Transfer RNA from an Elusimicrobiota bacterium, 72 nucleotides, folded computationally.
Its mean pLDDT, the model's own confidence on a scale to 100, is 82.

[in-house]
RNA sequence: GGGCCGUUAGCUCAGCGGUAGAGCGACCCCUUUACACGGGGAAGGUCGGGGGUUCGAUCCCCUCACGGCCCA
Numbered sequence: 001g002g003g004c005c006g007u008u009a010g011c012u013c014a015g016c017g018g019u020a021g022a023g024c025g026a027c028c029c030c031u032u033u034a035c036a037c038g039g040g041g042a043a044g045g046u047c048g049g050g051g052g053u054u055c056g057a058u059c060c061c062c063u064c065a066c067g068g069c070c071c072a
Base pairs, nucleotide, nucleotide: 001071002070003069004068005067006066007065010024011023012022013021018055027041028040029039030038048064049063050062051061052060
């Protein structure tokens, strides 16, 4: 330098054009003398940045950044 894949909640990952989700974690309540386990509840995201297409973009296109793999 070239090619491919990835970037979404604190962490691990779904979702792949039509109001953004799960598990774990953290928080509150119940249970316990207390902790753990268990049950219940509520919170938490400018979907890596910018631009474009579209009535509408996490999703499609361009570009940049970061990470991984391969080639030279």
Source information:
The sequence is in RNAcentral, with records from ENA. The source organism's lineage runs through Bacteria, Pseudomonadati and Elusimicrobiota. Its Rfam family is "tRNA". Rfam's curators write: Transfer RNA (tRNA) molecules are approximately 80 nucleotides in length.